Small-subunit ribosomal RNA from an uncultured bacterium, 1394 nucleotides, folded computationally.
RNA sequence: UUAGAGUUUGAUCCUGGCUCAGGAUGACCUUUAGCGACAGGCUUAACACAUGCAAGCCGUGGGGCAGCGGGGGUAGCAAUACCUGCCGGCGACCGGCGUACGGUUGAGUAACGCGUGCGCAACCUACCCUUUACCGGGAGAUAACCCAUGGAAACGUGGAUUAAUAUCCCAUGGUAUCAUAUAGUUGCAUGAUUAUAUGAUUAAAACUUUGGUGGUAAAGGAUGGGCCCGCGUAACAUUAGGUAGUUGGUAAGGUAACGGCUUACCAAGCCUACGAUGUUUAGGGGUUCUGAGAGGAAGGUCCCCCACACUGGAACUGAGACACGGUCCAGACUCCUACGGGAGGCAGCAGUGAGGAAUAUUGGUCAAUGGGUGAGAGCCUGAACCAGCCAAGUCGCGUGAGGGACUAAGGGUCUAUGGCCCGUAAACCUCUUUUGUAUGGGACGAAUAAGGGGUACGUGUACUCCGAUGCCUGUACCAUACGAAUAAGCAUCGGCUAACUCCGUGCCAGCAGCCGCGGUAAUACGGGGGAUGCGAGCGUUAUCCGGAUUUAUUGGGUUUAAAGGGUGCGUAGGCGGCGUAAUUAGUCAGCGGUGAAAUUCGGCAGCUCAACUGCCGUCAGCCGUUGAAACUGUUAUGCUCGAGUGAGGUCAAGGUAGGCGGAAUAAGUAAAGUAGCGGUGAAAUGCAUAGAUAUUACUUAGAACUCCGACGGCGAAGGCAGCUUACCGGUCCUCAACUGACGCUGAUGCACGAGAGCGUGGGUAGCGAAAAGGAUUAGAUACCCUGGUAGUCCACGCCGUAAACGAUGCUCACCGGUUUCUGGCGACACACAGUCGGGAGCCGCGCAAACGUAAAAGUGAGCCACCUGGGGAGUACGUCGGCAACGAUGAAACUCAAAGGAAUUGACGGGGGCCCGCACAAGCGGAGGAACAUGUGGUUUAAUUCGAUGAUACGCGAGGAACCUUACCCGGGAUUAAAUGUUGGGUGCAUGGUGGAGAGAUCCAUCUUUCCUUCGGGACUUCCAACAAGGUGCUGCAUGGUUGUCGUCAGCUCGUGCCGUGAGGUGUCGGGUUAAGUCCCAUAACGAGCGCAACCCUUUCCGUCAGUUGCCAUCGGUUCAUGCCGGGCACUCUGUCGGGACUGCCGCCGUAAGGUGCGAGGAAGGAGGGGAUGACGUCAAAUCAGCACGGCCCUUAUAUCCGGGGCGACACACGUGUUACAAUGGCCGGUACAGGGGGCAGCUACCAAGUGAUUGGAUGCAAAUCUCCAAAGCCGGUCUCAGUUCGGAUCGGAGUCUGCAACCCGACUCCGUGAAGUUGGAUUCGCUAGUAAUCGCGCAUCAGCCAUGGCGCGGUGAAUACGUUCCCGGGCCUUGCACACACGGCCCGUCAAG
Repeated sequence: UUAGAGUUUGAUCCUGGCUCAGGAUGACCUUUAGCGACAGGCUUAACACAUGCAAGCCGUGGGGCAGCGGGGGUAGCAAUACCUGCCGGCGACCGGCGUACGGUUGAGUAACGCGUGCGCAACCUACCCUUUACCGGGAGAUAACCCAUGGAAACGUGGAUUAAUAUCCCAUGGUAUCAUAUAGUUGCAUGAUUAUAUGAUUAAAACUUUGGUGGUAAAGGAUGGGCCCGCGUAACAUUAGGUAGUUGGUAAGGUAACGGCUUACCAAGCCUACGAUGUUUAGGGGUUCUGAGAGGAAGGUCCCCCACACUGGAACUGAGACACGGUCCAGACUCCUACGGGAGGCAGCAGUGAGGAAUAUUGGUCAAUGGGUGAGAGCCUGAACCAGCCAAGUCGCGUGAGGGACUAAGGGUCUAUGGCCCGUAAACCUCUUUUGUAUGGGACGAAUAAGGGGUACGUGUACUCCGAUGCCUGUACCAUACGAAUAAGCAUCGGCUAACUCCGUGCCAGCAGCCGCGGUAAUACGGGGGAUGCGAGCGUUAUCCGGAUUUAUUGGGUUUAAAGGGUGCGUAGGCGGCGUAAUUAGUCAGCGGUGAAAUUCGGCAGCUCAACUGCCGUCAGCCGUUGAAACUGUUAUGCUCGAGUGAGGUCAAGGUAGGCGGAAUAAGUAAAGUAGCGGUGAAAUGCAUAGAUAUUACUUAGAACUCCGACGGCGAAGGCAGCUUACCGGUCCUCAACUGACGCUGAUGCACGAGAGCGUGGGUAGCGAAAAGGAUUAGAUACCCUGGUAGUCCACGCCGUAAACGAUGCUCACCGGUUUCUGGCGACACACAGUCGGGAGCCGCGCAAACGUAAAAGUGAGCCACCUGGGGAGUACGUCGGCAACGAUGAAACUCAAAGGAAUUGACGGGGGCCCGCACAAGCGGAGGAACAUGUGGUUUAAUUCGAUGAUACGCGAGGAACCUUACCCGGGAUUAAAUGUUGGGUGCAUGGUGGAGAGAUCCAUCUUUCCUUCGGGACUUCCAACAAGGUGCUGCAUGGUUGUCGUCAGCUCGUGCCGUGAGGUGUCGGGUUAAGUCCCAUAACGAGCGCAACCCUUUCCGUCAGUUGCCAUCGGUUCAUGCCGGGCACUCUGUCGGGACUGCCGCCGUAAGGUGCGAGGAAGGAGGGGAUGACGUCAAAUCAGCACGGCCCUUAUAUCCGGGGCGACACACGUGUUACAAUGGCCGGUACAGGGGGCAGCUACCAAGUGAUUGGAUGCAAAUCUCCAAAGCCGGUCUCAGUUCGGAUCGGAGUCUGCAACCCGACUCCGUGAAGUUGGAUUCGCUAGUAAUCGCGCAUCAGCCAUGGCGCGGUGAAUACGUUCCCGGGCCUUGCACACACGGCCCGUCAAG
């Protein structure tokens, strides 16, 4: 000292990218702003610059004296003028020192430039320090000044004159330099060095206040520099070759010095895959930011080094420069000009313009620190120190503290008489005074200089005392007074990520870092309230590091996610068996040097604290030295187990070349033979009477090798298959004779390398791209068919790629079983325990995301290759190869937030298996054609109210639209309202009757009028006022409830356990069985729940009990007849309660469950028939118009009343029905038998009238009592196949009934009329037994009825099911999947519009 999160999916694990939270900045921008301390401030145009300043000093070097001050003199009353270098001083000039420092900038530079460590025996160094020696004589000039003169100016030119610490000459001469000689010392070497002797050459300057300062030579030191070398120091190989002074030598020159630094000659070298050369980018370091670290990024401020000074070049002077504020030349630009010519260089400090998102004052002072100069005073110093501006950073302080509840008002919100939040917040009371304002005091920073005093000694030095001097600054700081007084914002609030509500908006406006919000209830937009975070700041943007183990040294991967080279041989390189000895390069340890300071870190200290500052300590690396010797390396010498050789065998589709073989195919010829053959899902093109196909014989050709044959063998891979010969290669085994580490891997390189393709020449039977024809199809440039060219074959030469795959690089070692195939050895064996190789499975440790994997994808070692999100793209450009085709190498812009792997659950499949259902099939009857009824669409309309729309809307909501209903339209009204309640007030009305107006609602007029009472009033009615209305208006995608459908399908789940990292699985699977997840067996499952079944109702049989309104066998009575009556409950029936059916019994099959039997028994037999009953869920399915309900909307109207109209329209289309088309029928007459229901504003017997609907009477019945009440059938007659005696639409007329009212718009009756229709295209519906079909009856709603509908009831009463291939729907198991809004999915290409 190491933190993660969001985002791929329906969910999961993984891979993998994107994004976020952190820190930082010379920052920018928005908004806001009280103070201080410290530090910082052109990152862009090394763009251009106005103006001022930034380097001068010295008179103790000199000649002098323009200007200033003083003195003196002359003139003058004075002011003043003139003269005088006499003094202080001093412009310009000669001279000296400085100007090479300091300050700025980062353009250039990829370099000995920088860093680090050495070296120079190859060097220099002004000023400074120490030491030694010396300072003698002389000479000629020149500037200034003066005169003349040119020029606009800058600037000159000529003449005359003069000085020096300027210049020159002579002397002197040393440890200087050179030469020669001798003798030593020393170094790895070139060499260096010491001593002695001789010879040659080269010096100087003076000034002075007399203290001193200076000068010359030499040696040493110090400081500063120069040069060489090791190591380190950016990207690109789509930059692979570069180099002629180039590399080296000899000689000379040059330099302070070495050196090709330069020149001449000689040689031909030198650098380079450990990346030369080229291109691009870049000042380097100390350090800074980040990071756990390793790293990554950066190089602003401060320090060191380098480079540059408008651009390029060059030298001069000098100790030092090739010189920022010097010179010359060239160039660009700017300025001046008299046009001839000149001047300039802010990357110094300020400042200006420009550029830019962006960076300050044309400030003060030399007081301190430092620099230059001078003997010094001093002068100069935009270095420096200070101040100013800027929240641009870091640190610190403040904007108050305590109390204070009627939790005020106000705002916000809610379930709203009220609660909650802002909130102790405020007000108010008490307190404090940092800051602020005012007044007063008031620093540190200063040490000393000259000079003076003192001490010490070595007489010019050290120490000490005194001693002028403060920009900042009257600042910091201190004291007093006043008074909460002067001081809070910004961002955010869907998740990540701390913080939630209301309103507005309505995929608009907008937000957004990623995921994503917004389409009428937005915690995501905008505003309000509230909250959270930080706070004189806050947030955005940009950039860097982190998170990112997402380039992985620490610390990743490569079967399937991106990624193993197609294979081998092999170069460089990397790595390497067992011993012994030596060495010490690597390695390890001690010590020394260096590692500048600042910085970081630890400690201590100073500013009131902190930031800041100071002091002490602390380092990797490099160099040197001493030691150690295990390991690696090196050297030497051995060994045999790695590797190889040998001997003897074995094995195989291993390779190359040659020879041979048979079958098949095709062609040719001949024979024989006749009408088709061939081909397909079906056909056609094609072949065939000129004789095909099929058959036979013979001949020819090319290609491929049946069976054996395999989950088999061989090979490095590609690949290799008839038989045989020759040559070549290889594995393996046995023996253990030989060599003695000879090994492994392998960048570049070389070779091999399927198929297709290319070149040249052959060959061509079959097959067969292209092209052609025929089909298929909407089309069919395809799949199918017919023929058919390249090609396929051979030889030689290219190409060099494949899903070249085990999608798995090579080598070695180690770590389990088991089954099987194969080659050897294993005894004289064709056998064998075993053993050594090779191939294929299963289990499974470990590993793995999982799938999987023992021939590893395990555990380790070595080497190579490759990967770093998807797309763009293996594309473009460049280069290399190729005859070409093309191959190899191989980007970027831009764009997306994913792309992907494995596994899971579903859904799906024109996948598979099993099974079911009137699903098909087998049947019966319909629909689709006609007319009508009804519903819907459409159209129309003032309105044709609304809803329902595949199955699952359409005779549906509606189980009754003439008014009403009614929601729609037109018109007319009223506005607390149609109803109800509370409070307050009024009234005794209102209602009702009559009359009038009106379409009516309604309005007006008029008449009439309560009850109780304790007389206060109360009850009731009504009116007025207030408060609560009302809405079939919207949203079924805000909802409740209810319903449809899958589906009465057999499924859907849970607890515990177990398995899996997990989603999940198991159970629920498997084998049987069932109508059924029904049951049985088996079983890591054991149980359970919702469903199934059963329990419920009904029907079928029997019994018990009960007999009225039911029944009538027996007995009696009565009638024309009749349970009509007495009587009786036996029977039927009604009702109650029970029984009964359970594969219980038998045979057969089966382990069982169960199945099966024209079995028995039974009324009923395997669920006896029917009903009710609808699991988890699906369809944002339906309904806000049945009801309820959130939100929104309307309030003299979207509420409400009334009249009339509409919902009934009608070119048309569809659904559901009715009636038919007829003789199994129609019509007429006669005649028989139900069940279940209904009935008092009702059903009505019966009588009467009417052709009839019906009417007039009348009686029974609130019902097992009375009543509504059958038809088909049966018997008889008639019609005779026709648009009819079928069919009844439509229309005319006349009526009945209901009702306020039948015009729009009722039903029924009678008479007349008599349409379409002669069995219905494609297609489609229902039904498996008391079912279909057919026949009628009843009921609800209802005044009546458009009912042919719906719901029930009974009568008559069939046919067929071989079977599960197919269509539809469903269930279970399994498989594939790029689907999950789930195949009506997903997705590709083209085109159009934008």
Rfam family: Bacterial small subunit ribosomal RNA. Rfam links the family to the GO terms ribosome and structural constituent of ribosome.